[in-house]
This record gives sequence, structure tokens and C1' cells, in this order.
RNA sequence: UUCUUAUCGAGAGAGACGGAGGGAUAGGCCCAAAGAUGUCUCAGCAACCAGCCGUAUCGGCAUGGUGCUAAUUCCAAGGGUGAACACUCACCUUGAAGAUGAGUA
Repeated sequence: UUCUUAUCGAGAGAGACGGAGGGAUAGGCCCAAAGAUGUCUCAGCAACCAGCCGUAUCGGCAUGGUGCUAAUUCCAAGGGUGAACACUCACCUUGAAGAUGAGUA
């Protein structure tokens, strides 16, 4: 990297380094020199896999392997319902893309 599959409305930040864009994707809306994004250290969250425990298609622990710690995956596309009627707003549903885990060639 390919394919399969599960999940994606909850949760969890400090310090150091470093200097300009960043939030995947033409738009929106946000974050950012009161220093973001990123890297490292420590801390934390979660419980996918392994492991361990338990009257075991479930529950627990958090030792190991990942992952994660702004905003629903920030919103976004198609269809539908309701409200408003000026731009719109709320909800339901389907799909695409993406992220992460496990397996796979």
C1' cells in the first nucleotide's frame, strides 16, 4: 500500500524546542506572534488487540501493542419532514471520502 470488518455526539493537557501558517479535501466557520500546526518529555483518556480476573455470547483490571487528548470526523453531498419566509433554521435518513483498531495479500 490492497482488500475485509468494527467504531467515529462521550472522554482526556502541562512543560521544553521551534517559528508560520494550521484544522485531509475549491467553500464556510474556526485556531494562530497573548506563538497555533509540528517535534520531544511527562501526564492523562479510552478499552480495539494481547494478557489477567470473575457464576463467562457478558462484566472488570489497565500489565503489554496501538490509538487519542480544540470545535460531532468542526460543518459540508443526495433525499425527506417541520418551522420561518429575506438570508435561513431544526430534525430524520442514505451515500462518498477520511481517521483508528483488528485481520488480510

A computed fold for a 105-nucleotide RNA from Sporosarcina sp. P13, annotated as SAM riboswitch aptamer (S box leader).
NCBI's taxonomy places the organism under Bacteria, Bacillati, Bacilli, Caryophanales, Sporosarcina.
The model forms 97% of the base pairs in the Rfam consensus.
Model confidence (mean pLDDT): 84 of 100.